[in-house]
RNA sequence: UCCGGGGUGGCGCAAUGGCAGCGCAAGAUCCUGUUAAGAUCGAGGUUGUGGGUUCGAGUCCCACCCCCGGAG
Repeated sequence: UCCGGGGUGGCGCAAUGGCAGCGCAAGAUCCUGUUAAGAUCGAGGUUGUGGGUUCGAGUCCCACCCCCGGAG
């Protein structure tokens, strides 16, 4: 330099162009003599950045940034 894959809550991952969800962790409450385990509840996201297409973009297109792999 070129090619491919990826970037979504604190972490691991989902999501046919049509309400962004699941698990874990953390928090509150209950339970217990206490912790752990268990039960219940509610929060936490400008979906890497900037543009474009569209009535509507996490999803499609362009540029850039970062990570992983490959070629030279």